[in-house]
């Protein structure tokens, strides 16, 4: 330098057919318990790496850039 994959709540990921973002764990509250843990119920937390484009509408399509992984030279 080229090719390719990835970048979504604190962490691990889903969402791949464009229609106003979800799960598990963690956190917090309540219940249960003599108390703790476990368990059950609930709450908060992200506008989807950044910028632009297409579209009535983009995490999802297109372009550029940034970061990470792999391969090639």
């Nucleotide at each position: 330098g080229c090719u390719u994959c990835c970048g979504u709540g604190g962490c691990u990921c889903a969402g791949u057919c464009g229609g106003u973002a979800g799960a598990g764990c963690a956190a917090c509250g309540c219940a249960c318990u003599c108390g703790u843990a476990a368990u059950g119920c609930g709450u908060a937390g992200g506008u989807c790496g950044c910028c632009g484009g297409u579209u009535c509408g983009a995490a999802u399509c297109c372009g550029g850039c940034c970061g990470g992984g792999a391969g090639c030279u």
A computed fold for a 73-nucleotide RNA from a Lachnospiraceae bacterium, annotated as transfer RNA. Rfam family: tRNA. Rfam describes the family as follows. Transfer RNA (tRNA) molecules are approximately 80 nucleotides in length. Its mean pLDDT, the model's own confidence on a scale to 100, is 81.